[in-house]
RNA sequence: GACUCGGAUGGUCGCGCUUUACCUUCGGGUAAAGGGAGGAAAGUCCGGGCUGCAUAGAGCAGGAUGCUGGAUAACAUCCAGUGGGGGCGACCUUAGGAAAGUGCCACAGAAAACAGACCGCUCGAUAACUAUUUAUCGUGUAAGGGUGAAAUGGUGCGGUAAGAGCGCACCGCCUGAGCUGGUGACAGCCCAGGGCAUAGGUAAACCCCAUCCGCAGCAAGACCAAAUAGGGAGUCAUUAAGCGUUGCUCGCGCGUGGCUCCGGGUAGGUUGCUUGAGGCUGCUGGUAACAGUAUGUCCAGAUGAAUGAUCAUCUAUUCUGUCGCUGUAGCAAUACAGCUGCAGAAGAACAGAACCCGGCUUACAGAGUCACUU
Numbered sequence: 001g002a003c004u005c006g007g008a009u010g011g012u013c014g015c016g017c018u019u020u021a022c023c024u025u026c027g028g029g030u031a032a033a034g035g036g037a038g039g040a041a042a043g044u045c046c047g048g049g050c051u052g053c054a055u056a057g058a059g060c061a062g063g064a065u066g067c068u069g070g071a072u073a074a075c076a077u078c079c080a081g082u083g084g085g086g087g088c089g090a091c092c093u094u095a096g097g098a099a100a101g102u103g104c105c106a107c108a109g110a111a112a113a114c115a116g117a118c119c120g121c122u123c124g125a126u127a128a129c130u131a132u133u134u135a136u137c138g139u140g141u142a143a144g145g146g147u148g149a150a151a152u153g154g155u156g157c158g159g160u161a162a163g164a165g166c167g168c169a170c171c172g173c174c175u176g177a178g179c180u181g182g183u184g185a186c187a188g189c190c191c192a193g194g195g196c197a198u199a200g201g202u203a204a205a206c207c208c209c210a211u212c213c214g215c216a217g218c219a220a221g222a223c224c225a226a227a228u229a230g231g232g233a234g235u236c237a238u239u240a241a242g243c244g245u246u247g248c249u250c251g252c253g254c255g256u257g258g259c260u261c262c263g264g265g266u267a268g269g270u271u272g273c274u275u276g277a278g279g280c281u282g283c284u285g286g287u288a289a290c291a292g293u294a295u296g297u298c299c300a301g302a303u304g305a306a307u308g309a310u311c312a313u314c315u316a317u318u319c320u321g322u323c324g325c326u327g328u329a330g331c332a333a334u335a336c337a338g339c340u341g342c343a344g345a346a347g348a349a350c351a352g353a354a355c356c357c358g359g360c361u362u363a364c365a366g367a368g369u370c371a372c373u374u
Stems, first nucleotide, its partner, number of pairs: 001370005007314007015036001017034007038350001042361002045359005050217004062213005067081005082095005096208002101206002103202003118145002120141002123138006153171006172196001173194004178189004221271004231262008242254004278297001281294005317346006324339006
């Protein structure tokens, strides 16, 4: 660095599921057999299936990702590479843009960015002093000191009052073009130009660029269905009030009331529910992630929520005592450490499925395997 396992056996008493048989008051009951938590079932952080919303199409907003190539249903995952940084090394770690704009940069420091004179160095003026020199003011200076995560490329020579890419040489860097290798990130070589930028950092600050994303979720959704409200149809009744039809009455219609049916959908029940981008073993392709194929296989499905309790024996391991052996120290006695045997004691971490998968992250006593480094 990559992985595997993560207690064993038996007895007794229980829990819930399936199948079969028998019994049944049709609600269920009894018996037998079978199978009954994890590597993380956890956090619910990503991605997908599935379901509904218009068979989810376009735009805006918003969010996510961010070197290259590949894998995949998909991904913030994985594999293989490239560049930077770290390590003697095995190996670890990191990744678009600060050359469009805006913002911010604690503390320290003179100054944190249209950069910057605190100390120092240079020159000048004034004053003091016998003088060296000292003090004050002004001037030039980014070479030196100091602060910081960060202060305008490095070394040398020249140059200068002192300095400075101010000039030059070499190295580095930037811009643009070319050749070779590579799918590509990029690598190697080479040419021209530039005193060195756009002047430092920050994008998990806004932002820019590219790519992707419709929303909600099994409490999704589907079905059966006591009860209630409102609704529809049929039928019967009614003048108690009213309206329409006519000038009036009857009648009819609206209305009102009862019954039946439809429908509605609450409680409750059924389903979704576990056969799946399944898992084991082998072969083939691929550096690998992974893909293809053959064989045989079914491996929890609860719903106030099963998967448990207890006893015995044992085990990895730990502790104590002790016979013996070995090593170290010592003249020795002895002390310390390790190993084997014997006896006694203790003796299993993190943690509990809830629609299902792929990941990530976090927790974890102890045991083991492989490769490599020093």